[in-house]
Parts: sequence; C1' cells; structure tokens
RNA sequence: UCUGCUGUAGUUCAAUGGUAGAAUGCUGCGCUGUUAACGCAGAGAUGGUGGUUCGAAUCCACCCGGCAGAG
Repeated sequence: UCUGCUGUAGUUCAAUGGUAGAAUGCUGCGCUGUUAACGCAGAGAUGGUGGUUCGAAUCCACCCGGCAGAG
C1' cells in the first nucleotide's frame, strides 16, 4: 500500500428493512437473626458522517478502531 472480516448495555451474545432483546453484572425493594441464595422492580447500548427508503442496527459510500491475509 492492497484485500477480506468485524464494531450493539460494564461484559458475553441476539435482533426477515417495521417496538433494539437475553444472560451476567450494577442499583433499589422484598425475603432472612445476618450474609449468600431466591423473588420483584429499575437504570444502562447500535463506532462516526452522509446517502437510499414511507421506514436503517440491518442496504450503499467514506472516515475511525480492531483482527487476519497478500506484497
């Protein structure tokens, strides 16, 4: 320099172009003599900028980060 893959919650992963969910963690409450466990509730995310579309996490372009390969 070129090519491919990848980027979603603190973490690990889902999501036919049509309400972004789960597990775990975190916070609060309940339960318990206390803690743990258990139950209920809550907060929390689509890497960035544009484009296509009635509608984009999803499709397209560029940029940024990561991984792999070629030279």
Transfer RNA from a bacterium, 71 nucleotides, folded computationally. It matches the Rfam family "tRNA". From the family's description: Transfer RNA (tRNA) molecules are approximately 80 nucleotides in length. The family's RNA type in Rfam is transfer RNA. Its mean pLDDT, the model's own confidence on a scale to 100, is 81. The same sequence occurs in records of 2 taxa.